[in-house]
RNA sequence: AAUGAACGCUGGCGGCGUGCUUAACACAUGCAAGUCGAGCGAGAAAGGUCCUUCGGGACUGAGUAAAGCGGCGGACGGGUGAAAAACGCGUGAGAACCUGCACUUCAGUGGAGAAUACCCUCGAGAAAUCGAGGCUAAUACUGCAUACGUCCCUACGGGGAGAAAGGUGGCUUUAUGCUGCCGCUGAGGAAUGGGCUUGCGUGCUAUUAGCUAGUUGGUGAGGUAACGGCUCACCAAGGCGAUGAUGGCUAACCGGCCUGAGAGGGUGUACGGUCACAUUGGAACUGAGAAACGGUCCAGACUCCUACGGGAGGCAGCAGUGAGGAAUAUUGCGCAAUGGGCGAAAGCCUGACGCAGCGACGCCGCGUGAAGGAUGAAGGUCUUCGGAUUGUAAACUUCUGUUAAACGGGAAGAAAGACCCACUAGUAAUAUGAGUGGGGGAUGACGGUACCGUUAGAGAAAGCACCGGCUAACCUCGUGCCAGCAGCCGCGGUAAUACGAGGGGUGCAAGCGUUAUUCGGAAUGACUGGGCGUAAAGGGUGUGUAGACGGUAUGUUAAGUCUAUUGUUAAAUUCCUCGGCCUAACCGAGGGUCAGCGAUAGAAACUGGUGUACUAGAGGGUGGAAGAGAGAAGUGGAAUUCUCGGAGUAGCGGUAAAAUGCGUAGAUCUCGAGAGGAACACCAAUGGCGAAGGCAGCUUCUUGGUCCAUACCUGACGUUGAGACACGAAAGCGUGGGGAGCAAACAGGAUUAGAUACCCUGGUAGUCCACGCUGUAAACGAUGAUCACUAGACGUCGGCCUAGCUUAGCUGGGUUGGUGUCGGAGCUAACGCGUUAAGUGAUCCGCCUGGGGAGUACGGUCGCAAGAUUAAAACUCAAAGGAAUUGACGGGGGUCCGAACAAGCGGUGGAACAUGUGGUUUAAUUCGACAGUACGCGAGGAACCUUACCUGGGCUUGACAUGCAUCUGACCGUUGUAGAAAUACAAUUUUCUAGGCUUCGGUCUAGACAAAUGCACAGGUGCUGCAUGGCUGUCGUCAGCUCGUGUCGUGAGAUGUUGGGUUAAGUCCUCUAACGAGCGCAACCCUUGCUGUCAGUUGCUAUCUGCCUUGUGCAGAGCACUCUGAUGGGACUGCCUGGGAAACCAGGAGGAAGGCGGGGACGACGUCAAGUCAUCAUGGUCCUUAUGUCCAGGGCUACACACGUGUUACAAUGGUCGGUACAAAAGGAUGCAAACCCGCGAGGGCAAGCAAAACCUAAAAAGCCGAUCUAAGUUCGGAUUGGGGUCUGCAACUCGACCCCAUGAAGUUGAAAUCGCUAGUAAUCGCGUAUCAGCAACGACGCGGUGAAUACGUUCACGGGCCUUGUACACACCGCCCGUCACACCACGAAAGCUGUUUGUACCCAAAAUCGCUUUAGCUAACCUGAAAAGGAGGCGGGCGCUUAAGGUAUGAAUAGUGAUUGGGGUG
Repeated sequence: AAUGAACGCUGGCGGCGUGCUUAACACAUGCAAGUCGAGCGAGAAAGGUCCUUCGGGACUGAGUAAAGCGGCGGACGGGUGAAAAACGCGUGAGAACCUGCACUUCAGUGGAGAAUACCCUCGAGAAAUCGAGGCUAAUACUGCAUACGUCCCUACGGGGAGAAAGGUGGCUUUAUGCUGCCGCUGAGGAAUGGGCUUGCGUGCUAUUAGCUAGUUGGUGAGGUAACGGCUCACCAAGGCGAUGAUGGCUAACCGGCCUGAGAGGGUGUACGGUCACAUUGGAACUGAGAAACGGUCCAGACUCCUACGGGAGGCAGCAGUGAGGAAUAUUGCGCAAUGGGCGAAAGCCUGACGCAGCGACGCCGCGUGAAGGAUGAAGGUCUUCGGAUUGUAAACUUCUGUUAAACGGGAAGAAAGACCCACUAGUAAUAUGAGUGGGGGAUGACGGUACCGUUAGAGAAAGCACCGGCUAACCUCGUGCCAGCAGCCGCGGUAAUACGAGGGGUGCAAGCGUUAUUCGGAAUGACUGGGCGUAAAGGGUGUGUAGACGGUAUGUUAAGUCUAUUGUUAAAUUCCUCGGCCUAACCGAGGGUCAGCGAUAGAAACUGGUGUACUAGAGGGUGGAAGAGAGAAGUGGAAUUCUCGGAGUAGCGGUAAAAUGCGUAGAUCUCGAGAGGAACACCAAUGGCGAAGGCAGCUUCUUGGUCCAUACCUGACGUUGAGACACGAAAGCGUGGGGAGCAAACAGGAUUAGAUACCCUGGUAGUCCACGCUGUAAACGAUGAUCACUAGACGUCGGCCUAGCUUAGCUGGGUUGGUGUCGGAGCUAACGCGUUAAGUGAUCCGCCUGGGGAGUACGGUCGCAAGAUUAAAACUCAAAGGAAUUGACGGGGGUCCGAACAAGCGGUGGAACAUGUGGUUUAAUUCGACAGUACGCGAGGAACCUUACCUGGGCUUGACAUGCAUCUGACCGUUGUAGAAAUACAAUUUUCUAGGCUUCGGUCUAGACAAAUGCACAGGUGCUGCAUGGCUGUCGUCAGCUCGUGUCGUGAGAUGUUGGGUUAAGUCCUCUAACGAGCGCAACCCUUGCUGUCAGUUGCUAUCUGCCUUGUGCAGAGCACUCUGAUGGGACUGCCUGGGAAACCAGGAGGAAGGCGGGGACGACGUCAAGUCAUCAUGGUCCUUAUGUCCAGGGCUACACACGUGUUACAAUGGUCGGUACAAAAGGAUGCAAACCCGCGAGGGCAAGCAAAACCUAAAAAGCCGAUCUAAGUUCGGAUUGGGGUCUGCAACUCGACCCCAUGAAGUUGAAAUCGCUAGUAAUCGCGUAUCAGCAACGACGCGGUGAAUACGUUCACGGGCCUUGUACACACCGCCCGUCACACCACGAAAGCUGUUUGUACCCAAAAUCGCUUUAGCUAACCUGAAAAGGAGGCGGGCGCUUAAGGUAUGAAUAGUGAUUGGGGUG
C1' cells in the first nucleotide's frame, strides 16, 4: 500500500459497487423450459340465458381449459470449482472433418399404403403405473415414381444407388386454375459454432532413476463426422528418460487484480473467454449438437411413501432451512427495458435480466452549522499559590438553511413491433407479404422515485485510536516486579510522560482501531543486483565423459542478431484526451505504447554452421640438467634387546623424593662371539621432488613428471569439468607371516581428599611385511583450476648466455623455472594480501543464505564391522559470529615503589579487670556503625536530667512559632491542701498608653501586653542516606587524571602521556607528529632547629649602686645574656672533584642545618547506590485526644557465652622503705587555692594570693644515693569479698569516685595466628587538658624526661604505579561457563503391533448397455409372393460371446493415525 475479510467501540444521509473464502455437507416449501390450433384428431366444467313432462334439455361459456399425437426448443441461458499437472489452459500454426435454425444459388415438392396415441369398454394394483379389446387423424410412419446436383463402380463409353409434406392467404371463369407467404426434399457456397493435430509456455519433489507389450513402428482390415493402435490380425523390436521419464503431493487455466522505480513477487472473488462437474460410479438412447444439472437405464450410499408385494427423489438454478464456521443477504416486485425459446403474428414462457430489500463490506460525495463574542464566567485540571490551561471554546448577539422532517409539483428511461397513409420492387393484379418515408393510439416493476418549490427551526446528527523511542502528541493522581502493558527495544520492586484513571494534546473521521493474509522496505536467493583466507561458504587430490567457453586470415550460409512491412494478440481493465450523471466514485466515445508468436523482404559486423589456409595457444623431435618422485631386488654400519662364554661383586634401576621391579640361583658394569627385528645419526637447510596424501643409509634394474637450450615437425589438437574412474595420513577391520624397541588396554608402585590421570616399573593388541577392505583428518595456505595484465628490494634452489679474476673454482651482469622475506599502487569490515594476490579482467566447476536442533532422525547407496555418504522437520532463541578498541583480570612477562617481606625491638592471641560489639535475656535492655574503611566508634564523660526505650499517670491549638475571630483584664509570684509528680483546687496579690464623655465613681473607642475559647496550624530522634544537599571515610599524599589545536584511523579510538635516562614525584632531561595547557606533585602557610634587628614586664641579672635579717636576699639602675614575640636573614646542588649528552648521581668543603633538614596542615579525575534523614538542612510519605507533649519510676549498667581494643601483671634491668635532682605544655572566678591546724588517709577547718610570663593547681616520674627482700605464687601480682569512712549531688538501692583496715583469685612470658615501629623513632617514665556537680578516664587529645637495635637485599606473601601480552570477562575473575544427575513441561525418532486411506498385479462373480453371432418351437400392421389361407424378408423377444461399473478373494506398494516401553533433543 492492499483485501470477497472478521472482531471491538461507535454510527447522520446519498450515489455506485459488492456479499458461504468453511461442508462438491444434507435439504422442507415455492418458483427457475416451454411453446405452436396457421401440422393433427378429439374436446370439458363452473357460471349465465332460455325451455321443461322437474327426470332434464338447448344456447352461451368455447372449439376455451386440461390432456394426447406431431414439430421446434429442453446441448442455450443460470450454478459450482470436486476432479484433472493434461494439448486442460494461454499463444502461434495446421489438415483429414461435421454444422439445426438464419443468409445465398440451383433443382424439385408426383402417386399410394398400413397403423397408433387421445377416446370408449374391461381388468390388475395401496400407489406409481400397467395389461387386454375396440374406433380414429396428421407436416407422425412405410413403400413406389422421378433425379439437375450428390454418392459408388468404371474398361471413361457408361452403369448403379438415393428424396419430399403439407399448411395458410388472395384472385376468379370453382378448375387438373393462377398466384403470394410459411414449410418440406436433393445439392452447391459463404457464415457461425464445434471436433481433431501440433511448436512453445504453463507448480513442488531425485529421501521417486529407470518406465513401457497395444507398448513404438509397419502391412491389412474394422470403426469414426474426421486423422490416428482408436480397435483387431500378422510382422519387426522398438519408444521415453539427468534438457528429469516414471511415481508422489498440491492446484481449474487465462484476460486480469494487488504490490513494486523497474525486473520481479503474490493472487485468480466480482466482470469477460475456455475447461470440467451436476448425490457416487458405469452406460448408452434421441438428436445438427449430449455420453445430457431441472432426460433414460443399471449398480452403490442416503432420505421419503407403503396395504411390505413394491415405489419415489437428487437446490454446485433463485429465494429459503439445518449443519459447519470468525464470517457472508429477501422463501420480495416485474417481464416496463435488454436478451433468449416457441409462434406467421397477437402473444405465452423466462429467479436470464431489470429493480427493490438487508449489511459502513468497499470506493466516492455531503452534513453535524456560520460570523461576532473577554468578565478571559462557572466547573474541571495543574500550580512555584502569583497564576496557567480547557478557551472564542461556552453563555450571549446576529445570521444561513445542505441533509433529515412536513406539504405541494414532478421527469427521462418508450419507440419500435402492431395499426394507418404514401411510394418502390415483385405479381396478371391496386390481394397478402416485403422494403423505404411519414403519421400515430396503447404500454413503467422501479415509483409519486430522481429532481424542483414552499414552511418551520441550529433545532435531530461524532466517534475511535494514540501520546517512552521508532512516531505527531505531557502533566497529576492511584498502584508498588502486584495489577497489568508490549509490533521491536522494553516498562512496573513508593516520586511510572510506558500499567489504571483524570485533565490536556496528537492523528484520522462516519468511521477508528485490532487480528489475519500478500507485496514492499529485504541487494535477506542478488537477471537487473550478493558472496566463499579469519564472519555461513573451495570438493582431500588428480585423470577425464556429457556440457559450457574458446587463437589468426579469408570465402560461403543466414540458425542466433538487426531493419522494414504484414497477420494476430477478443471485449472489458491500466494509460491519454473528450464527454454524461450538480461533483466524485461510476459510465460512454475516441486514441495509444511496450511486448509475445507467425509470415514476407532485406543486411552480414559479431556469435553459430561449413570450406580453405596460418602459427603466437597446445603437443612432438633433438641436445642437455637437478631431484628423500614411484615400484622391485640386493646390501651396510651404529644402537637397543636377547643367548652363550670369560672376568668380576653387591647392589642395580628409577624419581622432585620414593616404591613396585631386577639381583648372591651372581644382576648392573666390562670383554669376546652369536641371533633377531626395526629405524637410518652426521650431511640437513628458511633446501629438493611429487596432483594431493606424502617421500631420507647405500647399490642395481624398471618407470612417471619437471626444467633449460634449439626453432626441425603437427596445425587449435585448447581450458574447465556434473556424473564416472583412480589415488588418498593416522587409527581401524580380514587372512597369513613377523615381533628388537616403543606402546592404547591391563597390572603394580607412587602422588592425591580422591587420582579410573600427569610420574615410575612392567606389559598385550598395534606399530613391520604380503594380499584385501575402510575412504576419513585443523586432508590447512582454513585461499578450486586455467589464461592475461599491473612498482620494486633482498635471500635461496636448478638450468642457459656472458664479463672479470688469484681458474677442481670465485665474484658479478643478463635470462628462465621453482621456493621464501619485506613492501608500493590497488583491494579488504578490519586483520592483512600485495607478480606464488585476497589487485585488474576472462572461462568453467564446487559451495553458502541467522543461532541451536544437526552433519542428527528416517529412507537410499557403500562397507565384514566400526562406520562413511546423501540429508530434513517439529520445536526453540533474538541473537550466534568476525575483526579491531578501551578497560579489568591472569597460579603471563618486564620494571619500579611501600614498616610489604627480610634484619631487629616491643606487643596482641593465654590470666584478671576496664571498655565496645555480637548473641541471649528483658516490659525496655532506644538508635546508628559490619572485610579492609564497624567493634575505648557517634558518646570530649547514661544515678535524675541527658533519653530518643519500657511501665504507669496526665494534656489535646498543644512543651514551641505566626496569623485571624471572639471574650476577659489579667498573668506571674507567695502560702496552704490532695497527689509519686505532672497537675488540680483554695487563699492572697494584680495592668499600661492615647483619645472622647464625665456626675471624676467610672464608662466607651483604639492600641500594647497577657490569659482563655475557636479556626488556620504546630509537633514528630516516625520511614526512605537506594529521592537529596552538606559533611566524612577509603583507595591514597598513590602519581596519576584530563583538555585545546594538529596528525593518524571508516570508526570505537590512538598520538600527546610511549621510548632512553633520572627522581620521592607525569620530578627533570633527551628523543619524538606532535605542540601547548589545566587539575594533581613540588613551592607558597604553621611549627621546630641557627642567627640579625626591634621591643623589654610580670621575664632576665653580666656590670654598677644602695640596704641588712648576710641570703641563689631585697631594692634601684640596666636589657648585655637567657627567655618572650614580632620581623628579617639563612640552603640554592650555590662551590670543588669524578661520572654523564643533559637531567642528575657519588664524594668533599664550608655551615646550626645538605641534597625534600624534621614535623604538621593541605587529599587530583574518580571508585565503593561506602557512612550519616539521630548534628543540621531538605523532596516525598505516614501519625494528629497521638508515632505529638508533660510527669514519676525503671531501662540504656542484664549475663551460660564469643570477638575486638586496652590496663595491670606474672617480677631482681624488679618490689618495698628512706634521702635527693631536673621539665614542658595546659588550666583557674558558680574558679585555682598556698601557708597553718586536725585526720593514718580520702578529706575537713581557717584563710593569704591570683581574672594570672606575677598567685595557685604543682609532688614531676623514671633517674641518682643508700637499706632490705633472695627466686617463692613470694615483701611478685593485685582481682574478689567483708567492715569502716570521705566527697559531690534534691537523691549514690538498682548505678558514682576515692580513702583506711582486713581478705589476697587467676597469673611463673602465653598454640595456631597476628599487630606497631627505620631516630629523638621504638621502648619506657611521669605531667596536663577537654567533657564535667561528681564519675565509670586504664579512654581520647596534648606535653616533656630517659632513650635503643636493625635494614644483606627484593626470591617469595600483601598493596600499588608504568609498559607489554592473552581473553569467550565489561554489575569487569567474588567474572564467565561445561556436562551428568533430580524435578516439571514440550515437540520429535524407534517399537511387538493395531486401525484407516490411496494404489498396483493376478484371479472370481458380473448389472445395465453397445457391438458381434445365433434362433423351423414365442410374438409380429406397412415390403414381396398369394384370390385367400399361408409363406418369405425384416423386426421384437430369447440365447451365446466380447468389453465392463460396483462387489469379492489373494498378494504387494505408498501413506496417515495410534501404541506399553524406549532414545536423544529443547525450555525452565
Molecule: small-subunit ribosomal RNA
Organism: uncultured bacterium